[in-house]
c-di-AMP riboswitch aptamer (ydaO/yuaA leader) from Chthonomonas sp. UBA1950, 132 nucleotides, folded computationally. The sequence was found by an Rfam model in a public genome assembly. The prediction has a mean pLDDT of 75. Rfam family: c-di-AMP riboswitch aptamer (ydaO/yuaA leader). The family has 106 seed sequences and 7,607 matches in Rfam 15.1. The source organism's lineage runs through Bacteria, Bacillati, Chthonomonadales, Chthonomonadaceae and Chthonomonas.
RNA sequence: AUUAUGUAAACGUCGAAUCUGAUGAUUCCAUCAGAGCGGGGGACCCACCUUUUGGGGUGUAUCCUAUCACAGGAAGAGUACUUUCGGCUCUAACCCGGCAGCUAACCUCGUAGACACAUCGAAAGAGAAUAU
Numbered sequence: 001a002u003u004a005u006g007u008a009a010a011c012g013u014c015g016a017a018u019c020u021g022a023u024g025a026u027u028c029c030a031u032c033a034g035a036g037c038g039g040g041g042g043a044c045c046c047a048c049c050u051u052u053u054g055g056g057g058u059g060u061a062u063c064c065u066a067u068c069a070c071a072g073g074a075a076g077a078g079u080a081c082u083u084u085c086g087g088c089u090c091u092a093a094c095c096c097g098g099c100a101g102c103u104a105a106c107c108u109c110g111u112a113g114a115c116a117c118a119u120c121g122a123a124a125g126a127g128a129a130u131a132u
Base pairs, nucleotide, nucleotide: 004132007129012115013114014113018035019034020033021032022031023030024029036111037110038109039108040107041106046101054099055096056095057094058093062074063073064072065071075091076090077089078088079087081125082124083123084122085121086120
C1' cells in the first nucleotide's frame, strides 16, 4: 500500500426552522444582511361556475358511527441510515377576515417550539470507524 473477514461502542428525535458574516451584548442572546430550506399571493390555457349552509391557509392532525364528552372504526402521521413486515404511539394548535382554483414572470412571509438518555423487534441492504 492492497485484499479479505469479524466485531463492541459512538455518531440523538419530531419539525422548513440550519449555516455564514457584521454590530451590540457577554457567552444556547438581540438586531441587520446573505446562503440554504419551507410557505402564501399571483396570467394565458385548463378547471370550477354555487357565493350564512360563509369561504380560505399552515400542519399528519381529517372523516364516519355513537351516549354531550369519554369510546370505536376508516384514512393519515411518527417510530432514530433505507425498505418491508409486525408491535407501540399520535391524529393538536393557530391564523386570514368577506377574500384567494391551477398558475410563468413577478410580489411577499417564516427560519420557531417541544422532547429523549441510548433510542421497539425481525429480515434484507447500505455507509462509517477501530482492530486483526